This is a predicted structure of a 475-nucleotide part of an RNA (small-subunit ribosomal RNA, 5' domain) from a bacterium. It was read from a public genome assembly. Its mean pLDDT, the model's own confidence on a scale to 100, is 87.
Context: one part of a larger RNA
Formats: sequence, structure tokens, C1' cells
RNA sequence: GGGUGAAUGCUGGCGGCGUGGAUAAGUCAUGCAAGUCAAGGGGGCCCGCAAGGGCAACCGGCAAACGAGGUAGUAACACGUAGGUACGUCCCCCGAAGUCGGGCAUAGCCAGCCGAAAGGUUGGGUAAUUCCCGAUGGUCCCGUGAGGGUAAAGUUUUUCGCUUCGGGAGCGGCCUGCGUAGUAUCAGCUAGUUGGUAGGGUAAUGGCCUACCAAGGCUACGACGCUUAGGGGAGCUGAGAGGCUGACCCCCACCGAUGGGACUGCGACACGGCCCAUACUCCUACGGGAGGCUGCAGACGAGAAUAUUCCGCAAUGGGCGAAAGCCUGACGGAGCGACGCCGCGUGAUGGAUGAAGUGCCUUGGUACGUAAACAUCUUUUAUCGGGGACGAAGUAAUUGACGGUACCCGAUGAAUAAGGGGCUGCUAACUCUGUGCCAGCAGCAGCGGUAAUACAGAGGCCCCAAGCAUUACCC
Repeated sequence: GGGUGAAUGCUGGCGGCGUGGAUAAGUCAUGCAAGUCAAGGGGGCCCGCAAGGGCAACCGGCAAACGAGGUAGUAACACGUAGGUACGUCCCCCGAAGUCGGGCAUAGCCAGCCGAAAGGUUGGGUAAUUCCCGAUGGUCCCGUGAGGGUAAAGUUUUUCGCUUCGGGAGCGGCCUGCGUAGUAUCAGCUAGUUGGUAGGGUAAUGGCCUACCAAGGCUACGACGCUUAGGGGAGCUGAGAGGCUGACCCCCACCGAUGGGACUGCGACACGGCCCAUACUCCUACGGGAGGCUGCAGACGAGAAUAUUCCGCAAUGGGCGAAAGCCUGACGGAGCGACGCCGCGUGAUGGAUGAAGUGCCUUGGUACGUAAACAUCUUUUAUCGGGGACGAAGUAAUUGACGGUACCCGAUGAAUAAGGGGCUGCUAACUCUGUGCCAGCAGCAGCGGUAAUACAGAGGCCCCAAGCAUUACCC
């Protein structure tokens, strides 16, 4: 000199764009953050004479594995980069073929019972794109072969679907080389350990797991241990090499009160799913139950310190749906904070006998100072009034949270708007008064013991400016 997710002190006019829980991965009241489909199914309730329409529980389908959050753990194939293959793939695209016959249940519903509640239970009866059986079948699977095995769901006017096989796209699983913090005041580590055979398991390779066999494997090129830490794109600084950092945004990984487990599913060992255990909190009729903000707001706590319990699905994107549409604290916006960057303003011109006042003074004067007053002008900004968008893609029409905002026009009137730090040297800027090694200052050197440009006040001056200083940290 530059920088910061800053904080603190004094001060504070406006706008745009960014940015804002770094500490307790501490605990959480309340609301919302993932639903949708009635054109898969039967029934219920409501309106209606009917046709038809509406509501939503249940079965069923798809989604909920995305999106959103956090960085606790992890020194590791976690990440980065370059490769590999023994694998998977819902939805989407291309191609080929098929979509036949039958059956058993069960929720909802009805009747009854238990419970404080959460909820449960018995009986009856019912549907389906739910489930099961059979048939057929190939370019599918097993097998050298003979042969064996394996599918479907309807609806119908069209459409939309369903099943099987092959290919694609994108995505993912797994493996490997190289790179990837400190510490030797950690020197030896290792029994599923290292390899083999066989089997199990998986979508798939593999000690991933099991049995048996062998005795290996790693290590001063730092094993093992300990400490610290998410990694990268990037950011800051620097001429560069490098050093430091990993906020916001993007990619990847991991986590969801703590520990463990599986289920469903193309995909999870699943933040707003399930089960068990633990701690904590809450309800209870004491028998038993309920919960998980590291989603958006918000609260308490701890802290130097970090925001609204806001508006809207109008746009972009996502889920479901044939569609209309519904849902979306993603997102689009608004609010708060000078936290940062950028821009603008706090007036302009004229105005000397150099007013008054104040400071200094050699008492002659000199400085503040064209500064003020005063005159003329302007109206950025401010306030008020009038008009008023783009963003909407479409178009026959409808649809804007932001927002009566931005912007445009007019009116009023200099009107609404300047401070902070410093002035001994480094270092731009000096005098007076007070104080008297006191009170105090201070980044370093150092000032202060009676004329202190260094303390305190004042006048003047210097530097920045809606900021200015200080503290902390990095180069």
C1' cells in the first nucleotide's frame, strides 16, 4: 500500500448492485417449506327433476433419492486430473414384436367392541392400471446340444398406456496412475492381516463375506500413531515465483438430535419415511402416547457480532395431470443493517471600506476571509400534483407479486442534507492559554520536573469525506 462475511468509537442525506449467524452440528413456541392424478377403482356426502357438477377420505399410480440447508465427521480413491470396465438405469428418443384366458383377496363402506388419547380390534360384503395362476412367445435367459425357463392392463372415437427385446442419450456404481496439512518429543505396524482355491453375496469386480491352504503384506521415498482439516473451480496479495484463504456463486463428497438397522423402490440404508436403543422436551385418566428448524421466517442461549414470524407463484425452474389446473419459504420480489463497491448531493455566480465576532500580536497590525451579509441564478436532490411502463412467452381473449415502482411532465423553494482523524520526527499540517515527571500522551523513537508546536482547551492549518478512525487477521 492492498484486502475482509468483520467488530468497536464518533458521525450520517439519497440511489443502484451485492452481501449479512464466522460462536453453541446448542435447545426450540408458532405458521408454512411435497404433493398431485376423479380420463385407474368402488363407494360416501352436497347441489340438481334429470343430464350434469362439486367436495374430499380410501385402494391404486407417479413424485417425494430432486430441489432447500449445514460442514459435524473425513488425511480418505473424499476431492482434482488422466484413464479403465466386471455393471445398472424410472422418465426421454429410435427400432422390432406382443397385449390371450381365468382366479383369490383387501381398504373404503356397514354392524359391534376396546381405549383418556394416540389408536386398535371382531364380523359381513366390494372394485381396480392392486395381487395371483395359467397360456403363448422371441432377436430374451440357462445349456456344447437336445431341451428347459420367463411377460402384459386397461381404455376406446382418437388418444394415452402396459409387456418383452435391441440400440441411444444423459446419469450413476466400481477400479487404477499421479497430486493432496502438521508432527519422529509417534519407529516399527498388521490375523481377514497378504495371497491362493472353492463357495456365498451384489447390478457388478473384489477378503466384500465364509471355509480350507500358504505365510505373507506395509515401512525413513515416513508405515503405524497423534493433531488439525470437507476437497476443487476460485478469492486476496504479489512484477513474478510464491504466500495466505476456501464467505457469497458453481461442481463433488459427507451429514440430518446421538448410535444402529433394514423395508419400499430404477435409485435411499432415506432432513420434513419406518423400526430399535440412548439423552432431552411435551401430553396423560398413570395404563400409555407424541416429537426432532444443519428448510423459510421467528424465539431463547452463548457471543465483539450477523436481518422480516413480509408479498407472489406474474416470470424462470421443478412435481403430478390428457388438459384446465393444483403444489412449490426453489425462485421472483419487497423489508432491515453505511457491512461492501459504485454513483449523486449538501448549491452556483457576483460580492471589500476586507463588517461584526473570535484568535494572534512587536499594539502598527494580521488571520479566519469572498468566507458571511447582500444581489442575481439554478432545482440535481426534497416535497406535492399529473401521466406511467418493459419484464407477457401468447394473441381471439385472459394473466404483473414487484408497483402507481422505475421513468416522464409540472409546481414550490437554497430550500431537506458534514463529519471524522491528525498537526515533535518518521508524516502533509503551528500558535496561544492551562498544567508542572502531576494530570496525561504513545505505532516506534520518545514527550511532561514553570515559557511543552508531543498532555488538556482554543484559534488556525493538513488529510479523507457520508464517511472517518481504531482493533483483529492475510499478502